This is a predicted complex of two RNAs, RNase P RNA and transfer RNA, with 424 nucleotides together. It holds a member of the Rfam family "Bacterial RNase P class A". Rfam classes the family as a ribozyme.
[in-house]
RNA sequence: GAAGCGGGUCGGGUGGUCGCGGAGGCGGUUUCCGUCUCCGAGGAAAGUCCGGGCUCCACAGGGCGCGAUGCUCGCUAACGGCGAGGCGGGGUAACCCGACGGAUAGUGCAACAGAAAGAUACCGCCCGCGCGCUCCGGCACGCGGGUAAGGGUGAAAUGGUGCGGUAAGGGCGCACCGGCGGCGCGGCGACGCGACGGCCCGGCAAACCCCAUCGGGAGCAAGGCCCAACAGGAGGAGUUGACGCUGCCCGCCGAUCCUCCGGGUAGGGCCGCUUGAGGCGUCCGGCAACGGGCGUCCCAGAGAGAUGGCCACACAAAGACAGAACCCGGCUUACAGACCCGCUUCGAAA
RNA sequence: CCCGUCUUAGCUCAGCUGGACAGAGCAGGCCCGUCCUAAGGGCAAGGUCGGGGGUUCGAAUCCCUCAGACGGGG
Numbered sequence: 001g002a003a004g005c006g007g008g009u010c011g012g013g014u015g016g017u018c019g020c021g022g023a024g025g026c027g028g029u030u031u032c033c034g035u036c037u038c039c040g041a042g043g044a045a046a047g048u049c050c051g052g053g054c055u056c057c058a059c060a061g062g063g064c065g066c067g068a069u070g071c072u073c074g075c076u077a078a079c080g081g082c083g084a085g086g087c088g089g090g091g092u093a094a095c096c097c098g099a100c101g102g103a104u105a106g107u108g109c110a111a112c113a114g115a116a117a118g119a120u121a122c123c124g125c126c127c128g129c130g131c132g133c134u135c136c137g138g139c140a141c142g143c144g145g146g147u148a149a150g151g152g153u154g155a156a157a158u159g160g161u162g163c164g165g166u167a168a169g170g171g172c173g174c175a176c177c178g179g180c181g182g183c184g185c186g187g188c189g190a191c192g193c194g195a196c197g198g199c200c201c202g203g204c205a206a207a208c209c210c211c212a213u214c215g216g217g218a219g220c221a222a223g224g225c226c227c228a229a230c231a232g233g234a235g236g237a238g239u240u241g242a243c244g245c246u247g248c249c250c251g252c253c254g255a256u257c258c259u260c261c262g263g264g265u266a267g268g269g270c271c272g273c274u275u276g277a278g279g280c281g282u283c284c285g286g287c288a289a290c291g292g293g294c295g296u297c298c299c300a301g302a303g304a305g306a307u308g309g310c311c312a313c314a315c316a317a318a319g320a321c322a323g324a325a326c327c328c329g330g331c332u333u334a335c336a337g338a339c340c341c342g343c344u345u346c347g348a349a350a
Numbered sequence: 351c352c353c354g355u356c357u358u359a360g361c362u363c364a365g366c367u368g369g370a371c372a373g374a375g376c377a378g379g380c381c382c383g384u385c386c387u388a389a390g391g392g393c394a395a396g397g398u399c400g401g402g403g404g405u406u407c408g409a410a411u412c413c414c415u416c417a418g419a420c421g422g423g424g
């Protein structure tokens, strides 16, 4: 210098001016207005894909079903998240990716091709018998048996390569490699290493399923309080237990529930509501995720829903995706541009 | 806020317990038919199966993710 890999930060700054939401103070003609001070969207506020808090229903219970997760250890309030590691795959490397339990529990699937896709002999090879031919070496046909080494089919054909052995073959024997099993050693563990045993009929579980672990349901329109207005009626179910606990059974609760007609309001106010598994700094423990101590800060809270417009300045320029609605931890997706750190490979020069 | 279903040819839909070239009707094209048109008949064309990724020998079908449309409950 070129190419690349990983991680992080920001995603606009300063000043002026007009305007918007909230809180507090002051003033006024006090359900409102004026004025001053302070605060006022994001890294994803998004999708709603997971997990938790909170609230109500038995303070939440048992069984079946259903759903989710799926290498190990740890972190955490919890998780399908994160960290570290193991194994497998990709890359020269930095590094990246992985739904990665179980196929001797059972059921099932494998189109076409092929003899056979769970028990198999189509061609070929070898042996025996019968019969025929013969140039006496054998050859052809039929039957019985052996053989998965060769051919052929397929995505896949019963460990692979080589040597020996055999009638021909075959882990039949041996060497190396791959797998499996128990043993020893190391590791918390996944697993690794070593020596041993020929133990070697496969694939699919993102097919049903089995195993292990987890999950009660609903959701801030949860839920609670107050105000305004009104008029009830009919039918059905229900203390032999309705409604509710999202399917079924048990168990619990205990008086209402459903449908229709009619009337009122056309609704309003307050709480929940933002101080929180909180941000920043620093120290300690830990490889890390994370945890702990101390200090410091308060940082939107609306209810038709607030952040914007213009001008000036510096810079090359101001232009991405996008707007909180109960809160938090993640994941995923979208994103113009700017900057920082670490590492790898190649080339050149010293 | 919570939940469900769907997306296949220009349009409306099958296929979705995985199996070779994905079918049907209508529309459009050509031909026959007729004096001409329509009806009717025949022929061929027309598909990234909403996008991307994965599982599998093999995916419209199974799984994940994203986008869009429709519907339901409070």
Stems, first nucleotide, its partner, number of pairs: 001346010013313006020040009042321001046332002049330005054219004061250004066215005071085005086100001087098004101210002106208002108204002122151002124147007132139002159177006178200002180197002183194004223271005232261006244252002278297008351423007360376004369407001379393004400416005